[in-house]
The RNA shown here (c-di-GMP-I-GGC riboswitch aptamer) has 84 nucleotides and comes from Aquisalibacillus elongatus. The prediction has a mean pLDDT of 84. Rfam family: c-di-GMP-I-GGC riboswitch aptamer. Its family is annotated with cyclic-di-GMP binding in the Gene Ontology. The model forms 90% of the base pairs in the Rfam consensus. The sequence was found by an Rfam model in a public genome assembly.

RNA sequence: UUCGAUAAAGGCAAACCCAUUGAAAAAUGGGGACGCAAAGUCACGGGUCUAAGGUUUCAAACUAUGACCGACGGGUUACCGAAA
Numbered sequence: 001u002u003c004g005a006u007a008a009a010g011g012c013a014a015a016c017c018c019a020u021u022g023a024a025a026a027a028u029g030g031g032g033a034c035g036c037a038a039a040g041u042c043a044c045g046g047g048u049c050u051a052a053g054g055u056u057u058c059a060a061a062c063u064a065u066g067a068c069c070g071a072c073g074g075g076u077u078a079c080c081g082a083a084a
Base pairs, nucleotide, nucleotide: 003081004080011036012035016031017030018029019028020027021026034070040076041075042074044073045072047068048067049066053063054062055061
């Protein structure tokens, strides 16, 4: 530091289960570990999900002001220092 070790100290916590919130997507807390060198953080860009409310030919469908970064890209901050 643009880099990432059969290193050291640590950290986070998938699926699933329980409880709560929510119309839902999903989120929060507890348990639990699949994994992660940013699996810290930001909804910034594209994208994906839901459709309460609204539109409608009232069957279906469309629609974000809702949600998702452990899906992609990007911004920003950070432990250690072997190799490069």